[in-house]
Context: one part of a larger RNA
């Protein structure tokens, strides 16, 4: 050196754990903000430097109404001192809430800097404190030019409004490319990411020129589009979710008021809203009533409210002896309970030792929800005449261009730049070019709950992770750290049942680290579970 085989050492795989995530489901709740919000800054603890939660100069807290209990003065983090105990802790309400930030008295390099006015404080001043001072929009009153009236504008005043924030969802506007097409241009990705702008607990959409709107399952990867490549991809129709949901203007007409160019306009008000066309307009007829009808979400509105549900919680059945053992839940031998044998803990596997569980109960105070109070409505009647209304630069068409599963196509249909432009119910639209002829329906105004998306908080489940996994993060995790920055983004979890965390003694350097000794069921459990592989030693054998 190399092989066997004993034995260390390094190392952190395996195994066993879970404080931590994932992800369904079900029930509930959903915007916050000038009455200063999201989010920091800086501050508060008796010893209290950091850090974490918490709170704000009343600063680990004050008051006050309720639950609840013998311990309490939070963690990390023991330990002193000093107390408190109708204390603490839970839950509802309130009072305090520095200083930044829309930030809003001016500034400003955020958490600072410096004012006006108006009160207090003083005999005054100087300082101090308490309040007010932003900017558009609305109202309102006042003032008020060019120019007489008038407007413009200006002052004052009003808790009257915005304004900033918001992770997913959602309308809207703008709108990519890597890719795939085995290259690439139409195509696709994708109207997808990404800016923006807007709302709201949801958003949108919706009562057909469509027998509503939405959402889910089939219908179907069909029918179709498609350099008929690659690839997009429907509808009728079925079958569920919601839902006893539909309303309201505009117009004719009729009444009052009011302008002026005297035949018009405006304003209130009544009226009035659809295809079976209605309505206005004239005339019958009825008629103030009901055990009517319908209402706070649209279609009028405002209040009050039992019950009940959320925010704190309460009661809860039922064992013992032996046996190994460090320790009984584990054997063995005898009971009990049960509308509870779900789970979790407790020195090894517990129905009966502890939280629990089944079941039963429970609110001063807030906040939901709602019977009922309560309010409001009450010609869907019938005849005739007459053409008086029934949403114009509006349907359409043309030329370019987008949605539509649909890429100009035989391309309806829907929205549009630009140009031209209708009828008025004997109308006018649509049925996938277009005509006819049948069938359906009433465009250019508007509101509208439910089924639906998505996030939290609570329960609840798992043929989901198990510390290289599961969120990036089970630990001082969006921290350390890197970046000017905008952004990036970690690694790091286990002593034992219980510190009983090794008193005391010896070697060292008053070390390190070991060795006795003791604890402890183990100490090769000693800062640590188990402890595998590479790689390093050590002893022995043997071979050269």
């Nucleotide at each position: 050196a190399g092989c066997a085989c004993a034995u260390g050492g390094u190392g952190g795989a395996u195994g066993c754990c879970u404080u931590g995530g994932c992800a369904u489901c079900a029930a509930g709740a959903g915007c916050c903000g000038a009455u200063g919000a999201a989010g920091g800054a800086c501050g508060u603890g008796g010893c209290a430097u950091g850090a974490u939660u918490g709170c704000g100069a009343u600063a680990a807290g004050c008051u006050u109404c309720g639950g609840u209990u013998a311990g309490c003065u939070a963690u990390c983090u023991a330990g002193c001192g000093a107390g408190c105990u109708u204390a603490g802790c839970c839950g509802g309400a309130g009072a305090u809430c520095u200083c930044c930030g829309a930030a809003u008295g001016g500034g400003g390099c955020a958490a600072c800097c410096c004012a006006g006015c108006a009160g207090a404080g003083u005999a005054a001043a100087c300082c101090u404190c308490u309040g007010u001072u932003a900017u558009c929009g609305c109202c309102a009153a006042c003032c008020g030019a060019a120019c007489a009236c008038a407007u413009a504008g200006g002052u004052u005043g009003g808790a009257u409004g915005a304004a900033g924030g918001u992770a997913a969802g959602u309308g809207g506007g703008u709108g990519a490319a890597g890719u795939g097409a085995a290259a690439c241009a139409u195509c696709u990705c994708a109207g997808u990411a990404a800016c923006c702008c807007g709302a709201g607990g949801a958003a949108a959409a919706g009562a057909c020129a469509u027998u509503a709107u939405u959402c889910c399952c089939c219908u179907a990867g069909u029918a179709g589009u498609g350099g008929c490549g690659a690839a997009c991809g429907a509808a009728c129709g079925g079958g569920g979710a919601u839902g006893u949901a539909g309303c309201c203007c505009a117009a004719a007409c009729c009444a009052g008021c009011g302008g002026c160019u005297u035949g018009c306009c405006g304003c209130u008000g009544g009226g009035g809203u659809u295809g079976u066309a209605g309505g206005g307009c004239g005339g019958a007829c009825g008629a103030u009533a009901g055990u009517g009808a319908a209402g706070u979400u649209a279609c009028a509105a405002a209040c009050c409210a039992a019950a009940c549900c959320a925010u704190a919680g309460u009661a809860g059945a039922a064992c013992g002896u032996u046996c190994u053992g460090g320790a009984a839940a584990g054997g063995a031998c005898g009971g009990c309970c049960a509308c509870a044998g779900a789970g979790g803990g407790u020195g090894a596997u517990a129905g009966c030792c502890c939280c629990g569980u089944a079941u039963a109960c429970g609110a001063a105070a807030u906040g939901g929800u709602a019977a009922g109070g309560c309010u409001u409505c009450c010609g869907u009647u019938c005849c005739g005449a007459u053409c008086c209304c029934u949403g114009a630069g509006u349907a359409c068409c043309a030329c370019g261009g987008a949605a539509c599963a649909c890429g100009u196509g035989a391309a309806a249909u829907u929205c549009u730049g630009u140009g031209g432009g209708a009828a008025u119910c004997u109308g006018c639209c649509c049925g996938g070019a277009c005509c006819a002829c049948c069938g359906g329906g009433u465009a250019a105004g508007g509101c509208u709950a439910a089924a639906u998306a998505c996030u939290c908080u609570u329960g609840a489940u798992g043929a989901c992770c198990g510390a290289u996994a599961g969120c990036g993060a089970a630990c001082u995790a969006g921290u350390a750290c890197c970046g000017u920055g905008a952004g990036g983004g970690a690694a790091a979890g286990g002593u034992g049942a219980a510190a009983a965390g090794c008193a005391c003694c010896c070697c060292g350097a008053u070390g390190a680290g070991g060795g006795g000794a003791g604890u402890g069921a183990a100490a090769u459990a000693g800062a640590u579970c188990u402890g595998a592989a590479a790689c390093c030693g050590u002893g022995u054998g043997u071979u050269u």